Predicted 3D model of a 73-nucleotide RNA (transfer RNA) from a Caldifarciminales bacterium. Rfam family: tRNA. From the family's description: Transfer RNA (tRNA) molecules are approximately 80 nucleotides in length. The coordinates come from a structure-prediction model, not an experiment, and the mean pLDDT is 82. RNAcentral holds the sequence, with entries from ENA.

């Protein structure tokens, strides 16, 4: 310097040929217990790495760019 292969909640990760961003743990009530756990309900939590473009609409496509991970040199 070249190829692939991720970057989406606070972690691990889905999103089916472009149509409402979700799930699991963790976080907070609340219910249950004499009290915690442990279980049940429910809520909060995102400028889908970043910056453009195409579209009635993009996590999806397109173009630059930052970052991880492998692998060739």
């Nucleotide at each position: 310097g070249c190829c692939a292969g991720g970057g989406u909640a606070g972690c691990u990760c889905a999103a089916u040929u472009g149509g409402u961003a979700g799930a699991g743990c963790a976080u907070c009530g609340c219910a249950u217990u004499c009290g915690u756990a442990a279980u049940g309900c429910g809520a909060a939590g995102g400028u889908u790495g970043c910056g453009g473009g195409u579209u009635c609409g993009a996590c999806u496509c397109c173009c630059g760019u930052c970052c991880c991970u492998g692998g060739c040199u």